A computed fold for a 1458-nucleotide RNA from an uncultured bacterium, annotated as small-subunit ribosomal RNA. Its Rfam family is "Bacterial small subunit ribosomal RNA". Rfam links the family to the GO terms ribosome and structural constituent of ribosome.
[in-house]
C1' cells in the first nucleotide's frame, strides 16, 4: 500500500465497473445454431384467370304460366400468381461465437527463428472452360414389426444429389538432360517423350453460382535456440530404446509404424522419479533490484459426465454430432430405450461467500441468403449487492441569558456550546409537475419519457463506525475487585483501574467504518544490486589431487564475450507524458514515449578468450653449505620400581586430618649382595627445535621425507584453489597372538558422612606396551581455511649469509622461522595489528532465533560400540555475545568495631515479678514478631480508664453548627422515695442578665431535616513521627575529558586519620549534602552579683551562722580567659602527619549529651494526632449495671530475691548527690510492737518539709549447717488509699519457713570514674514497681594481638545473580494435557510391471455370398461391400512388488503446566 473478499455495526442519491476463489459435483424447466424455395421433387394456404355443375337475395319484364338479371354462398376441375408456409433431397454453416482449468513441469506457453518437410473452404487478382450421356434415391403411397425409440418391405420421382464418356494448359507422375543457384538433403528454369485427372446450373436478365491452373491474403501444422517451481532422505534410467537399411503411412519431416543390422542414448551443467501448476499480456507491491499472483480484459493451449475410437469434412478426433465400454439419472408394455447446463437464466449440494428462470436484436459483430430478412443467452441494455473506484449531499449566515438538560466539580465553577432555540437566507439530491435528445446516413430505440433542461414547494426525507495505557492523533467519571473482561506486540484487572464495562468528552475515517484472511513493503532477516563465520550462529581435524573456477610479462591474429550503428520485431488493453470528450471525477477516446528482450547486419579491437611466436620476476631442477625430540627398522645403556635367592637384624611397618583395612616373630619394614623382568628415559629443557595435522625427548647405526641459506647453471607459467575420491588421523574401544615391573576403569574391604554407589586409604581385573588389522571421533583449538601482494615501529629468541671494528665480542644489514609491545586501520565492544581479525584478489567449506535435536525415519559404512548424512510436528519470546553499574563468593589485599581474643559480672538451673506465645473463655479488647517483637504502646487495667463480653436502656443522638415554636428559667446544688444502675419516675428547696422595652444574649424543652458519632477495615492509598544499617564515612552535582553507549573520570594511586581527615600526585578543575567545629553539661582560673547560699577575720550568743556584720573562701548564675600540634626532639618525602618531651588544671577530638548524609527494609503505627476511599447509621454510634483485660497441664524472653561468712543478724556512729511539694511536702510532740494514727508549726521553696542516706568503718554474736542463710507459700490480726479492695491493692505484726548449696548445651553486658556494687529522688499516681528516668557513694580487672566468629567500610577478581546467594537453577518420580518415533497388523489411494480376456473402430487379409451406373450382344469382367478372420486396443479380472495415507493393543522419549 492491496483483494473478485468474508464477517459485524451502520446506510441517502448517482456514474463507471465488478460478481461459484468452494464439489471439473447432480441437475427439473425454457432458450444459446441455423439458413437457403433465386439448387430439388412435393404438400399444403391465399389470390386471382378460364370453366362446369348447384344454389338462387335484389331488380326488370311478364300473358302471372315464366323469362331476363345473375349478388352473399358451397363445390370440381384447369391456368396463373404469391419475395407465403414447410417434413424430405441438396448447399453453406454447425471446427467461429459462449464456458471451464480437471488434466500438462510439456516445444504447453513466452520469445526469436526454420519449413529446400508442409495443407489452407469462405475471400481478392489473373488465365482459361463448362460438350454430350446414364442411372438411382428421399420425400410419397401401400403393407408390416414394435409400448415407445425406431424400423422393414414393395412401388413412383427430382435436382446445383450420384456415375461414366469427352476436352484440357504454364496442372500432377515417370524417364534422361542442360543451366543457374544454395547451409547439407537439395531448389529453380528450360525444352523433350509417355501417361492421368474437370464441370452445374439458377434467375424477376441487373447478376449469382462451377470447374482447372497459378499468385496473394488469411487460418493452420511441423521443426529448432533461449526461458520457465521444489525435493538428492529420488542416482542411475531406458529395449521402438539410440542409430542405420528397405518398407508402409501422412499435408508435411520423422522410430510416426514395421522387418533387418548395430549398441547406443540420457545423467551431479541434476536424467529418473515424486510433490505441486493451466502459460503469458498483465496486476500488487517495491527507490530499484526483486517478491507474491494468474479474478475481470486480451493471446495461446487443454477440457466438454469418466475412459477408448473413427467417421463427415478445407478445417474435429468434434460441448448442445455418430459408435463402445463405465458411473449415474429417467422412461417403460420388462422386451428395449433416452440423457449429458465447465453455453444463458435457474435449482439442489458444497461453502464464510458470490446476482434475474428479465429486456431487445435498435447498435456492434456472427451464419444462411441474391436479396428482404431469418437466427444469434455472441453483444446491447435493464434488474439485484456499499463488492470496488469516482462524484455529490444531509445545509449557510447570524445568534450569549454562555438557556434547559446531561457529565463532572476543590460546590466557587467547568464542559458539551454559538453548538441549540431564535432571526435572516439558499434549494444541491431525493419527491412532485411539464418540456425533452444525441446514440440512426432515408427508414428501424430494447435502453427510456431515460439522460438533460424548466417551474413550483418545504430545512424539510437523509450519519455512522472504531478508536482514546504506550507505539499512536484523542481522558475523566462511575461500576467490578486476577473476578467479569481486554490484547496487534508490550502487557492491563488482586478496592482510587486515562487498558475491563458503562456514560459523559474528546480523536479519525466517513456512507461507510471497523475485524478476520492473503500478499508485497518496512525486513541489508538468504544479502545480484545488499549479509556473515576469533568470543554472537557459521573454517571442513590434516593432507593429497580430479572434475570445475581463477591465474605473471611482450608481441601477431581471430572476433565467441564486450562496445557501437543500423534493420525486423516486441499484438491490442495496461503503464508513463501531451490533448480531447461525459457539469467534475472515476471512465472512456486520440497521439507520442516506453516495452531495459530476442534475431539479421555493418563496424571497432582495449580487456576476457582463442591460435602462433617470445621472456623470466611465479612455479620447478641442479651445484655447495649448515640445524632440526621429522619417519621407520635394528642394536644397546645406567638410575629407579617391584619381584626372587642369601647375610645382618627385631618389633613394628605402612598409612592418615585423625585412623583402619593392609603387611609382620612362619621374622617384615630397614639394611647389604646377587639375580629376574617390564616400562619409561631424572639433569640438559628455553612461549628452544621438527612435522601437514595428529604428534615427535637416553644413545647408536642403518634407511628415509621436509624445509632453510647461498648460487644464478637449467626449464619456461609447468600455478592458485580445489565439490567428489583417496590417504593420515590424540586418547579409548574391538579382533588375534604375545607381553605384564609400575600405573590403574571395574571390583572388594577400610574410613569420613545423615546417607557416601565419591573425594582419602589398603588392595586390584581388563587396560596401559609389542606385532597385524579395524575405529575415525575430541575444547582434534590461536574456538581464527588455503594462496598472493600492499601498508609506521620497537624489542627478545632459533637457522642460515653479507658488510665494518680495536674480533670468543660488538655495531650494521638481509633471509626464513618463534613470541611481546605498538600506531594507521578494523570490531559490537573485548580485542587483532607485516604470524592481521587492515587493505585487496582468487578458490573452497559453512551460517540464517531458541528448545525440540545432531534426535526420528531413510541411505552408506563398521565385527560391535558407534559413525556419516540428517528433518518434522509441537512449543517459546525469547536464546546469545560484549561491556556497564550494583549485589554476592565457605575468591584475594587493606582497615576499624567489647567482633574475637585478655579480663570483670551475668542469663540459661530455684522461688517470685513482669511480657509474650499456647491453650480456656461469654470476654480473656487491640497493636507490636530475627537483630531493630516480647518490664514494648502502657509516665502505673479494683469502678473509671476499656477499645473485649452479658444484660438493660436511648435514637438529630454522649459531642458540633444552622432553623421553627415554647419557657424564663433550666442546669447545678441540697434532702425524701422508687429502681442493681442508667434512661428515669415522684415530691420538696432553691430561681437568670443587658435593653433605646421593640428586643437580645444565655440556657432549656419540642419538632424536622441538613447531619453528628465509630479504638469500624485499609501502614501495600498517606502526612507527621519513629525505628535500623549507623555517628558507619560515605553519597552526589556543575563544567570539562575518554567512551557509539550503559557509564567512566573526579571519589582511584603513594602515604595519613576517629574521618572521602589532610598531604603528595594525577585530565581533571571545583562545589554541594555528611564529618569536624559553632550548641548544652563538666574539668582549671578570673570577673560581676551576695538572699533563702556562706563564715575567714571581729563582737555578741540560749552555743544553732542563732544574731550583729562580712562577701575572703565554699556555693550560686551571668561575662570572659584557657588547648591551638602553639613549642621542643626524633621520625616521615624539607608534606601531612606519628613516637616522645617540656609547660598546663587540662594534650593531641579532655569526658558526657545533643545533633543522624544519600537512601535500604511497601520496616512500624489509620488505636496519639491528621487524613483520601470504603462500610455502619433504632447501631460497628451513646449511655449504665455487672464481669473480662489478673485465667493456667506448658514454652520463651526481661528481671528481683537468693543458694551466703568479702557474709547475716544486733548496738551504737559518719559522709551525698539530684529532685519534689498546695486537692500539696509536712516538722516538733503525743499514741501504738508496726504499718499507722492525733496533730498541725513552717513552706507557693537555695528558706519549710519529704529527709533516714546505704553500702563503710567500730564493737558484739553466729561457724559451714538447707543454718540466726533464703524467704516463697500459707494461716491469723492489723493498717492505709478508695463509692467500693470478692474476683484483684500496697503496707504492718505474730506465726508458718518451700525450692535453691553457684548452675547443661548454648548466650549477654562492660576499656575508667567504666564494670561491680550501695543506697537517694522523680514523672505516672486516690491506692498500687522487682520496671522506667535521673542522682550520687566505694570502686576493679584486662587489652599479646588480629589467624578465627560476627557486623561494617575501601580496592580488585569471577558471576549464568538484579526480588541481587534467603539469589538461580539440574535430573528423576507422581499427576493432567499435545503433538510425534516404533508397533502385531488392519483399511485405502497413486503410477508403473507381467499375464488374461477382448468391446467399439481404423488398417490388413480374405471373401464360396451380394451388387444400379462402366466394358462386353452375352458367358462375364472390372470396381465395391455384406461376412469372416488377424494386429493393435479401452474398461475389467489375476498376481508379486514400488510409493504414500489413515488407523492400532502396547512401547520411546520430546514439550507444556500448580
Nucleotide at each position: 500500500g492491496a483483494u473478485g473478499a468474508a464477517c459485524g455495526c451502520u446506510g441517502g442519491c448517482g456514474g463507471c465497473g465488478u460478481g461459484c476463489u468452494u464439489a471439473a459435483u447432480a441437475c427439473a424447466u425454457g432458450c444459446a445454431a441455423g439458413u437457403c424455395g433465386a439448387a430439388c421433387g412435393a404438400a399444403g394456404c391465399a389470390c386471382u384467370u378460364u370453366u362446369g355443375a348447384c344454389a338462387g337475395a335484389u331488380c326488370c319484364c311478364u300473358u302471372c304460366g315464366g323469362g331476363g338479371u345473375g349478388a352473399c354462398g358451397a363445390u370440381g376441375a384447369u391456368u396463373g400468381u404469391g419475395a407465403c408456409u414447410u417434413a424430405g433431397u441438396g448447399g453453406c454453416g454447425g471446427a467461429c461465437g459462449g464456458g471451464u482449468g480437471a488434466g500438462u513441469a510439456a516445444c504447453g506457453c513466452g520469445u526469436g527463428g526454420g519449413u529446400a518437410a508442409c495443407c489452407u473452404g469462405c475471400c481478392u487478382c489473373a488465365u482459361g472452360c463448362a460438350g454430350g450421356g446414364g442411372g438411382a434415391u428421399a420425400a410419397c403411397a401401400g403393407u408390416u414389426a414394435g409400448a415407445a425409440a425406431u424400423g422393414a418391405c414393395u412401388g413412383c420421382u427430382a435436382a446445383u444429389a450420384c456415375c461414366g464418356c469427352a476436352u484440357a494448359a504454364g496442372c500432377g507422375c515417370a524417364c534422361a538432360g542442360u543451366a543457374c543457384c544454395g547451409c547439407a538433403u537439395g531448389g529453380u528454369a528450360c525444352a523433350g517423350u509417355g501417361u492421368g485427372a474437370a464441370a452445374a446450373g439458377a434467375u424477376u436478365u441487373a447478376u449469382c453460382g462451377g470447374c482447372a491452373u497459378g499468385a496473394g491474403a488469411u487460418g493452420g501444422a511441423c521443426c529448432c535456440g533461449c526461458g520457465u517451481c521444489u525435493g538428492a532422505u529420488u542416482a542411475g534410467g531406458u529395449a521402438g530404446u539410440u542409430g542405420g537399411u528397405g518398407g508402409g503411412g501422412u499435408a508435411a519431416c520423422g522410430g510416426c509404424c514395421u522387418a533387418c543390422c548395430a549398441a547406443g542414448c540420457c545423467g551431479a551443467c541434476g536424467a529418473u522419479c515424486a510433490g505441486u501448476a493451466g502459460c503469458c499480456g498483465a496486476c500488487u507491491u517495491g527507490a530499484g533490484a526483486g517478491a507474491g499472483u494468474g479474478a475481470u480484459c486480451g493471446g495461446c493451449c487443454a477440457c466438454a459426465u469418466u475412459g477408448g475410437g473413427a467417421c463427415u469434412g478445407a478445417g474435429a478426433c468434434a460441448c448442445g454430432g455418430c459408435c463402445c465400454a463405465g458411473a449415474c439419472u429417467c422412461c417403460u408394455a420388462c422386451g428395449g430405450g433416452a440423457g449429458g447446463c465447465a453455453g444463458c437464466a435457474g435449482u439442489a449440494g458444497g461453502g464464510a461467500a458470490u446476482a434475474u428462470u428479465g429486456c431487445a436484436c435498435a447498435a456492434u459483430g456472427g451464419g444462411g441468403g441474391a436479396a428482404a430478412c431469418c437466427c444469434u443467452g455472441a453483444u446491447g441494455c435493464a434488474g439485484c449487492g456499499a463488492c470496488g473506484c469516482c462524484g455529490c449531499g444531509u445545509g449557510a449566515g447570524u445568534g450569549a441569558a454562555g438557556a434547559a438538560g446531561u457529565a463532572u466539580u476543590u460546590c466557587g465553577g467547568u464542559a458539551c456550546g454559538u453548538a441549540a432555540a431564535g432571526c435572516u437566507c439558499u434549494g444541491u439530491c431525493a419527491g412532485c409537475a411539464g418540456g425533452g435528445a444525441a446514440g440512426a446516413u432515408a427508414a428501424u430505440g430494447a435502453c427510456g419519457g431515460u439522460a438533460c433542461c424548466u417551474g413550483a414547494c418545504u430545512a424539510a426525507g437523509a450519519a455512522g463506525c472504531c478508536c482514546c495505557g504506550g507505539c499512536u492523533a484523542a481522558c475523566u467519571a462511575c461500576g467490578u475487585g486476577c473476578c467479569a473482561g481486554c490484547a496487534g506486540c508490550c502487557g492491563c484487572g488482586g478496592u482510587a483501574a486515562u487498558a475491563c464495562g458503562u456514560a459523559g468528552g474528546g480523536g479519525g475515517c466517513a456512507a461507510g467504518c471497523g475485524u478476520u484472511a492473503u500478499c508485497c513493503g518496512g525486513a541489508u532477516u538468504u544479502a545480484c544490486u545488499g549479509g556473515g563465520u576469533g568470543u554472537a550462529a557459521a573454517g571442513g581435524g590434516a593432507g593429497u589431487g580430479u572434475a570445475g573456477g581463477c591465474g605473471g610479462u611482450c608481441u601477431g591474429g581471430c572476433a565467441a564475450g564486450u562496445c557501437u550503428g543500423a534493420u525486423g520485431u516486441g499484438a491490442a488493453a495496461c503503464u508513463c507524458c501531451g490533448g480531447g470528450g461525459c457539469u467534475c471525477a472515476a471512465c472512456c477516446c486520440c497521439g507520442g514515449a516506453a516495452c531495459u528482450g530476442c534475431a539479421u547486419u555493418g563496424g571497432a579491437a582495449a580487456c576476457u578468450g582463442u591460435c602462433a611466436g617470445a621472456c623470466u620476476g611465479g612455479a620447478g631442477u641442479g651445484c655447495a653449505g649448515g640445524a632440526g625430540a621429522g619417519g621407520a627398522a635394528a642394536g644397546u645403556g645406567g638410575a629407579a620400581u617391584u619381584c626372587c635367592u642369601a647375610g645382618u637384624g627385631u618389633a613394628g611397618c605402612g598409612g592418615u586430618g585423625a585412623a583402619a583395612u593392609g603387611c609382620g616373630u612362619a621374622g617384615a619394614u630397614a639394611u647389604u649382595a646377587g639375580g629376574a623382568a617390564g616400562a619409561a628415559c631424572a639433569c640438559c629443557a628455553g612461549u628452544g627445535g621438527c612435522g601437514a595435522a595428529g604428534g615427535c625427548g637416553g644413545c647408536u647405526u642403518u634407511c628415509u621425507g621436509g624445509a632453510c641459506u647461498g648460487u644464478a647453471a637449467c626449464u619456461g607459467a609447468c600455478g592458485c584453489u580445489g565439490a567428489g575420491g583417496c590417504u593420515c588421523g590424540a586418547a579409548a574401544g574391538c579382533g588375534u597372538g604375545g607381553g605384564g615391573a609400575g600405573c590403574a576403569a571395574a571390583c572388594a574391604g577400610g574410613a569420613u558422612u545423615a546417607g557416601a554407589u565419591a573425594c582419602c586409604c589398603u588392595g586390584g581385573u581388563a587396560g596401559u606396551c609389542c606385532a597385524c588389522g579395524c575405529c575415525g571421533u575430541a575444547a582434534a583449538c590461536g574456538a581464527u581455511g588455503a594462496a598472493u601482494a600492499c601498508u609506521a615501529g620497537g624489542u627478545g629468541u632459533c637457522g642460515g649469509g653479507u658488510g665494518g671494528c680495536a674480533a670468543a665480542g660488538c655495531c650494521a644489514u638481509u633471509c626464513g622461522g618463534u613470541g611481546c609491545c605498538g600506531c594507521a586501520g578494523c570490531u559490537a565492544a573485548c580485542g587483532c595489528a607485516a604470524u592481521a581479525a587492515g587493505u585487496a584478489u582468487u578458490c573452497c567449506a559453512c551460517c540464517u532465533g531458541g528448545g525440540g535435536a545432531g534426535u526420528a525415519c531413510g541411505u552408506u559404512c563398521g565385527c560391535a560400540a558407534g559413525a556419516a548424512u540428517g528433518a518434522a510436528a509441537c512449543u517459546c519470546a525469547a536464546a546469545g555475545g560484549a561491556a556497564u553499574u550494583g549485589a554476592c563468593g565457605g575468591g584475594g589485599a587493606c582497615c576499624c568495631g567489647c567482633a574475637c581474643a585478655a579480663g570483670c559480672g551475668g542469663u540459661g538451673g530455684a522461688g517470685c515479678a513482669u511480657g509474650u506465645g499456647g491453650u480456656u473463655u461469654a470476654a480473656u479488647u487491640c497493636g507490636a514478631a530475627g537483630c531493630a517483637a516480647c518490664g514494648c504502646g502502657a509516665a502505673g487495667a479494683a469502678c473509671c480508664u476499656u477499645a473485649c463480653c452479658u444484660g438493660a436502656u436511648c435514637u438529630u443522638g454522649a459531642c458540633a453548627u444552622c432553623c421553627u415554636u415554647c419557657u424564663g428559667a433550666c442546669c447545678a446544688u441540697c434532702c425524701u422515695c422508687u429502681g442493681u444502675a442508667a434512661u428515669g419516675g415522684a415530691g420538696g428547696a432553691c430561681u437568670u442578665c443587658c435593653u433605646u422595652c421593640g428586643g437580645g444574649a444565655c440556657a432549656g424543652a419540642a419538632g424536622a431535616g441538613a447531619c453528628a458519632g465509630g479504638u469500624g477495615g485499609u501502614g501495600c492509598a498517606u502526612g507527621g513521627u519513629u525505628g535500623u544499617c549507623g555517628u558507619c564515612a560515605g553519597c552526589u552535582c556543575g563544567u570539562g575529558u575518554c567512551g557509539u553507549g550503559a557509564g567512566a573520570u573526579g571519589u582511584u594511586g603513594g602515604g595519613u586519620u576517629a574521618a572521602g581527615u589532610c598531604c603528595c600526585g594525577c585530565a581533571a578543575c571545583g562545589a554541594g549534602c555528611g564529618c569536624a567545629a559553632c550548641c548544652c553539661u563538666u574539668g582549671u582560673c578570673c570577673u560581676u552579683a551576695g538572699u533563702u547560699g556562706c563564715c575567714a577575720g571581729c563582737g555578741g550568743u540560749c552555743c544553732g551562722g542563732c544574731c550583729g556584720g562580712g562577701c575572703a573562701c565554699u556555693c550560686u548564675a551571668g561575662g570572659g580567659a584557657g588547648a591551638c600540634u602553639g613549642c621542643c626532639a626524633g621520625g616521615g618525602a624539607c608534606a601531612a602527619c606519628c613516637u616522645g618531651g617540656a609547660g598546663g588544671a587540662a594534650g593531641g577530638u579532655g569526658g558526657g549529651g545533643a545533633c543522624g548524609a544519600c537512601g535500604u527494609c511497601a520496616a512500624a503505627u489509620c488505636a496519639u494526632c491528621a487524613u483520601g476511599c470504603c462500610c455502619c447509621u433504632u447501631a460497628u454510634g451513646a449511655c449504665c449495671a455487672g464481669g473480662g483485660c489478673u485465667a493456667c497441664a506448658c514454652a520463651c524472653g526481661u528481671g528481683c530475691u537468693a543458694c551466703a561468712a568479702u557474709g547475716g543478724c544486733g548496738u551504737a556512729a559518719a559522709c551525698a548527690a539530684a529532685g519534689a511539694g498546695a486537692a500539696g511536702c509536712a516538722a516538733a510532740c503525743c499514741c501504738g510492737u508496726g504499718a499507722g494514727g492525733g496533730g498541725g508549726a513552717g513552706c507557693c521553696a537555695a528558706c519549710c518539709u519529704c529527709a533516714a542516706a546505704a553500702a563503710u568503718a567500730a564493737c558484739g554474736u553466729c561457724u559451714c549447717a538447707g543454718u540466726u542463710c533464703g524467704g516463697a507459700c500459707u494461716g491469723u490480726a492489723g493498717u492505709c488509699u478508695g463509692c467500693a479492695a470478692c474476683c484483684c491493692g500496697a503496707c504492718u505484726a505474730c506465726a508458718c519457713g518451700a525450692a535453691g548449696c553457684u548452675g547443661g548445651a548454648a548466650u549477654c553486658g562492660c576499656u575508667a570514674g567504666u564494670a561491680a556494687u550501695c543506697g537517694c529522688g522523680a514523672a505516672u499516681c486516690a491506692g498500687a514497681a522487682u520496671g522506667u528516668c535521673g542522682c550520687g557513694g566505694u570502686g576493679a580487672a584486662u587489652a599479646c594481638g588480629u589467624u578465627c566468629c560476627c557486623g561494617g567500610g575501601u580496592c580488585u577478581u569471577g558471576u549464568a545473580c538484579a526480588c541481587a546467594c534467603c539469589g538461580c537453577c539440574c535430573g528423576u518420580c507422581a499427576c493432567a494435557c499435545c503433538a510425534u518415533g516404533g508397533g502385531a497388523g488392519u483399511a485405502g489411494g497413486u503410477a508403473a510391471u507381467a499375464c488374461c480376456c477382448g468391446a467399439a473402430g481404423u488398417c490388413c487379409g480374405u471373401g464360396a455370398c451380394c451388387u444400379a451406373a462402366c466394358c462386353g450382344u452375352a458367358a462375364g469382367g472390372a470396381a465395391g461391400g455384406a461376412g469372416c478372420g488377424g494386429c493393435c486396443g479401452a474398461a475389467g479380472g489375476u498376481a508379486g512388488g514400488a510409493c504414500u495415507u489413515a488407523u492400532a493393543a502396547c512401547u520411546g522419549g520430546g514439550g507444556u503446566g500448580a